Record summary
A computed fold for a 498-nucleotide part of an RNA from a metagenome, annotated as large-subunit ribosomal RNA, domain I.

[in-house]
Context: one part of a larger RNA
RNA sequence: CGCAUACGGUGGAUGCCUAGGCGGUAGUAGGCGAUGAAGGACGUGGAAAUCUGCGAUAUGCCUCGAGGAGCUGAUAAACGAGCUUUGAUCCGGGGAUCUCCGAAUGGGAAAACCCACCCUGCUUGCAGGGUAUCGUUAACUGAAUACAUAGGUUAACGAGGCGAACCUGGGGAACUGAAACAUCUAAGUACCCAGAGGAAAAGAAAUCAACCGAGAUUCCCUUAGUAGCGGCGAGCGAACGGGGACCAGCCCUAAACUCUUUAUUUACCUAGCGGAACAGUCUGGAAAGUCUGGCCAUAGUGGGUGAUAGCCCCGUACGCGAAAGGUGUUUAAAGAUUAUUCGAGUAGGACGGCGCACGUGAAACGUUGUCUGAACAUGGGGGGACCAUCCUCCAAGGCUAAAUACUAACUACCGACCGAUAGUGAACCAGUACCGUGAGGGAAAGGCGAAAAGAACCCCUGUUAGGGGAGUGAAAUAGAACCUGAAACCGUAUGCAU
Numbered sequence: 001c002g003c004a005u006a007c008g009g010u011g012g013a014u015g016c017c018u019a020g021g022c023g024g025u026a027g028u029a030g031g032c033g034a035u036g037a038a039g040g041a042c043g044u045g046g047a048a049a050u051c052u053g054c055g056a057u058a059u060g061c062c063u064c065g066a067g068g069a070g071c072u073g074a075u076a077a078a079c080g081a082g083c084u085u086u087g088a089u090c091c092g093g094g095g096a097u098c099u100c101c102g103a104a105u106g107g108g109a110a111a112a113c114c115c116a117c118c119c120u121g122c123u124u125g126c127a128g129g130g131u132a133u134c135g136u137u138a139a140c141u142g143a144a145u146a147c148a149u150a151g152g153u154u155a156a157c158g159a160g161g162c163g164a165a166c167c168u169g170g171g172g173a174a175c176u177g178a179a180a181c182a183u184c185u186a187a188g189u190a191c192c193c194a195g196a197g198g199a200a201a202a203g204a205a206a207u208c209a210a211c212c213g214a215g216a217u218u219c220c221c222u223u224a225g226u227a228g229c230g231g232c233g234a235g236c237g238a239a240c241g242g243g244g245a246c247c248a249g250c251c252c253u254a255a256a257c258u259c260u261u262u263a264u265u266u267a268c269c270u271a272g273c274g275g276a277a278c279a280g281u282c283u284g285g286a287a288a289g290u291c292u293g294g295c296c297a298u299a300g301u302g303g304g305u306g307a308u309a310g311c312c313c314c315g316u317a318c319g320c321g322a323a324a325g326g327u328g329u330u331u332a333a334a335g336a337u338u339a340u341u342c343g344a345g346u347a348g349g350a351c352g353g354c355g356c357a358c359g360u361g362a363a364a365c366g367u368u369g370u371c372u373g374a375a376c377a378u379g380g381g382g383g384g385a386c387c388a389u390c391c392u393c394c395a396a397g398g399c400u401a402a403a404u405a406c407u408a409a410c411u412a413c414c415g416a417c418c419g420a421u422a423g424u425g426a427a428c429c430a431g432u433a434c435c436g437u438g439a440g441g442g443a444a445a446g447g448c449g450a451a452a453a454g455a456a457c458c459c460c461u462g463u464u465a466g467g468g469g470a471g472u473g474a475a476a477u478a479g480a481a482c483c484u485g486a487a488a489c490c491g492u493a494u495g496c497a498u
Stems, first nucleotide, its partner, number of pairs: 002496008015483001016447002020418002022415007029407002031162002039101003042055003046079001049075003061095005070083003106115003116131007133159009166197001167195005177184001181231001207214002218245005228236002249399003252343001258336006266328005272320003278293003282289001294311002296300001302314003348372008358384001379394005434441002454482001457469004
């Protein structure tokens, strides 16, 4: 040095677990904000730090309910000082307070800071209130310039910002595909901007159809990958009709609908309450396991309890419950809001575009930047060039629930979903530590035990290191570097070989 066996060290795989995730179902809610939001900074406790809560009334104040014995949130125990059946803590409704920053709005600024003016009050240096911009309306003023207008001032009302997706509108790519590439595609997608609502948009035929007829819109299935479009390439791709979901119609000198307030009817949400039925034996550290004999069940979903509990605990089925606030429903009353008159610079035409499945094509239809430009129901539009016949509808004004889309948030439940290199990046004080000038990037890290019973005391030693006894415990090779404890790797002992 090698091999074998045994016993260790290191290491943290595996098994088991779950506090966290992932996906869904049903319902609710679908907003918050100048009455100052979302998000923060700084404070706040008998207590240094961090988290949670709260705001100089600061781990809280008042009130109304519910509840009924302990309580003063967590890491985190002890101590101290207190509160509480005259009902505390905790839970729910309403209210008060709510520093500073932040749309941030008195001016400024390197966010959480600096500096003002006006009014009121008085304890004379404090307290309270106001002072942004834009828009609308009103009043007062008021130039060049006579009337006026612009401008100015003031008042009232409104807006502003944030938020996951869904929606409408205004703009709008490229990679890519076409096996290259330019029309085309990707795609009206991504992205930017504006705006709204719980949905939005659309919507009561100048619609389709085909000589029969249908009867607003929206969504689903089908028609159908059909008819078509297309460097007729790649690809794009309907409608009529049929079957369903849902159904609702109306108005233009003021209706339907909507909204507000009040009253009324009733249901639900925001705390809760009641809620059946078991004992013994054996093993064991522990019984819920074994055995024996019972009981309940509109309750044998689930979780906990020292192993696996219908009957131990919390619950569950079922039943009950609101002073206050909210949501919806029924009915009634009062009030409010909204439109220039049946639609002319319109329909139509020309040129240039765009939208329609439709790339200019034979290209209808819709739309409109420029130029033009009718008729008036004895009229006009459409029926895919165009014309006639026939049929059908009435543009250039407006409103409209449901069926549809989505889920940041809340409640309940579910899973042939994950189980700590998985599942969210994040089970743990994570968008943290750390990196970057910045935009931005972005971790690792779970488990003693049933219960801390977390090892008094003694010994070794330089030692608050580590260990040996003692003790606890079922177990300490469960000792905090703590469940299990694989392999690589490193040793000790013994045997064999060299």

It matches the Rfam family "Bacterial large subunit ribosomal RNA". Gene Ontology terms of the family: structural constituent of ribosome and ribosome.
The coordinates come from a structure-prediction model, not an experiment, and the mean pLDDT is 85.